A computed fold for a 71-nucleotide RNA from a Nanobdellota archaeon, annotated as transfer RNA.

RNA sequence: GCGCUGGUGGUUUAACGGUAGAAUCUCUGCCUUCCAAGCAGAUGACCCGAGUUCGACUCUCGGCCGGCGCA
Numbered sequence: 001g002c003g004c005u006g007g008u009g010g011u012u013u014a015a016c017g018g019u020a021g022a023a024u025c026u027c028u029g030c031c032u033u034c035c036a037a038g039c040a041g042a043u044g045a046c047c048c049g050a051g052u053u054c055g056a057c058u059c060u061c062g063g064c065c066g067g068c069g070c071a
Stems, first nucleotide, its partner, number of pairs: 001070007010024004018054001026042005047063005
């Protein structure tokens, strides 16, 4: 330099172009003499920019970062 691949709550990980979901963490409540465990609930996320579309995490282009391969 070229190609492939990935980027989503603090962490891990889903999502046919049509409401961004789950686990865990944190917080609140219930339970318990207290703690832990358990149960119920709450907060919190689409790497950046542009394009296509009625509508984009998703498709296209460019950029940034990580990984792999070729030279």
The organism belongs to Nanobdellota, within Archaea. Its Rfam family is "tRNA". It is annotated as a transfer RNA. Gene Ontology term of the family: triplet codon-amino acid adaptor activity. Rfam describes the family as follows. Transfer RNA (tRNA) molecules are approximately 80 nucleotides in length.